[in-house]
Molecule: c-di-AMP riboswitch aptamer (ydaO/yuaA leader)
Organism: Desulforudis sp.
RNA sequence: UUCACAUGAACGCUGAGUUCUCAGUAUGCCGAGAAGCGGGGGACCCACUUACUUGGGGUGAAUCCCGGCAGCCCGCCGGGUAGGGUCAGUCCUCCGACCCGAAUCCGUCAGCUAACCCCGCAAGCGUGGGAAGACGGCGCA
Repeated sequence: UUCACAUGAACGCUGAGUUCUCAGUAUGCCGAGAAGCGGGGGACCCACUUACUUGGGGUGAAUCCCGGCAGCCCGCCGGGUAGGGUCAGUCCUCCGACCCGAAUCCGUCAGCUAACCCCGCAAGCGUGGGAAGACGGCGCA
């Protein structure tokens, strides 16, 4: 100096998934609370005038279409797509590049919805090209 692996810290990304206080220290039984963010249920009015197996609905960007394997379904593979994300101060616009386009929950049941009620605060990762405008921060003089 280079490569690989492991650990810790800082910074950053998707995401609601963060901060703080108290208790507890496994003789415990995995706790409680606050702020903040997110989600669900739930009136009048409005909407639906039609649903009750072709079940229906929720979280999420994650829908829909085509082709192939397969006799069908499921599943698998490929291509595209509604939509979504990253390219490092924030917002927005333009150009360019690279990605995602899943999964899962409720259990026959839910439109909206004030009061009110309930729930979550995980998981997984490592990007860094350019320009215009607005705002902001820091440093120097």